[in-house]
Molecule: Bacterial RNase P class A
Organism: Mariprofundaceae bacterium
RNA sequence: GAAGUGGCUCGGGUGGUCGCGCUAUGCACUUGUGAAAACAAAUGCAUAGGGAGGAAAGUCCGGGCUGCAUAGAGUAGGAUGCUGGAUAACGUCCAGUGGGGGCAACCCUAGGAAAGUGCCACAGAGACGAGACCGCCAUGUGUUCGCACAAGGUAAGGGUGAAAGGGUGCGGUAAGAGCGCACCGCUUGGUUUGGUGACAAAACAAGGCUUAGGUAAACCCCAUUCGCAGCAAGACCAAAUAGGAAGUCAGAUGGUGCUGCUCGCACUUGGCUUCGGGUAGGUUGCUUGAGGCUGCUGGUAACAGUAGUCCAGAUGAAUGAUCAUCGCUUUUGUUUGGCAACAAACAGAAGUACAGAACCCGGCUUACAGAGCCACUUCGCAA
Numbered sequence: 001g002a003a004g005u006g007g008c009u010c011g012g013g014u015g016g017u018c019g020c021g022c023u024a025u026g027c028a029c030u031u032g033u034g035a036a037a038a039c040a041a042a043u044g045c046a047u048a049g050g051g052a053g054g055a056a057a058g059u060c061c062g063g064g065c066u067g068c069a070u071a072g073a074g075u076a077g078g079a080u081g082c083u084g085g086a087u088a089a090c091g092u093c094c095a096g097u098g099g100g101g102g103c104a105a106c107c108c109u110a111g112g113a114a115a116g117u118g119c120c121a122c123a124g125a126g127a128c129g130a131g132a133c134c135g136c137c138a139u140g141u142g143u144u145c146g147c148a149c150a151a152g153g154u155a156a157g158g159g160u161g162a163a164a165g166g167g168u169g170c171g172g173u174a175a176g177a178g179c180g181c182a183c184c185g186c187u188u189g190g191u192u193u194g195g196u197g198a199c200a201a202a203a204c205a206a207g208g209c210u211u212a213g214g215u216a217a218a219c220c221c222c223a224u225u226c227g228c229a230g231c232a233a234g235a236c237c238a239a240a241u242a243g244g245a246a247g248u249c250a251g252a253u254g255g256u257g258c259u260g261c262u263c264g265c266a267c268u269u270g271g272c273u274u275c276g277g278g279u280a281g282g283u284u285g286c287u288u289g290a291g292g293c294u295g296c297u298g299g300u301a302a303c304a305g306u307a308g309u310c311c312a313g314a315u316g317a318a319u320g321a322u323c324a325u326c327g328c329u330u331u332u333g334u335u336u337g338g339c340a341a342c343a344a345a346c347a348g349a350a351g352u353a354c355a356g357a358a359c360c361c362g363g364c365u366u367a368c369a370g371a372g373c374c375a376c377u378u379c380g381c382a383a
Stems, first nucleotide, its partner, number of pairs: 001379010012326007020051001022049007030041004053354001057365002060363005065230004077226005082096005097110005111221002116219002118215003133158002135154003139150004166184006185209002187206003191202004234284004244275007254268005291310008327352011
């Protein structure tokens, strides 16, 4: 220098003008309580403080919190699935183990297919405790002596396929075959050693290799685990209207409805006070929390402990708008340098992402203009 791997940080700056919602303090005004002093609440103004994210997103997983349910056990159903650890918990994270991929840094993946059942398209003779299509082989018959046919043997070779069931060699045979043997590989079995464990290593035995392939995000088996709903949870205050209860008053020459009035028709209760339930509305839950950052200590690490420091709370939903300027990216033109690739300066144009808290927290996943940093790997060059 080129190509790559893993991780982290930031994600516009400055100034002017105008504006938004929250908190604290002060002032003004109104209301309520009170004898007053004063207190409380609402509104307005002033000052001060702090006011979105790395994902606030998707709402996928886990927990806190809240209400309801809940003896215990079992069943159904869901989720998870190598081992050990972290944690409030997790499907997350950390450290390992086995398998696969990559030259490597590194990445992906994980119970059971020798409990049972199902499925495996197309091709192929055959897809399972399998298979004679071509080929090979001895025998018999025929023969034009090339071979053909019959009934058999054969998994060495060819062909099909993702997959046809150890490999190489020697022997063996009519031809062949773990049929026999040597070496290699695999499986199974128990043994020893190391490890908390997953597992690893070593030596031994068995032709065992027909204990034969894949699929469990097919049913299923095994183990672990799981009540249901959610801040529109839940708690409190509580208007008008309608309806309910109690008390009281009036009451058929009354009252209510159709109506402006008179008649007419229909109904039988109407007025007032108090109480209680629910609705609108309001308050609370609400933001100091398993919290963030920095340092130190323990731990390989996730993480834990400790000291300091920091702190949005809206609800028709604040956290902004605009102007100037600077920065960054892309691009156009001119000039300069250069053989060229290209570099520098000046001027102009365009762009500056994804996205907006809503009870809170831990994760995962997805989106993202652009900028920067750290560690590591491979290759090349120079010393």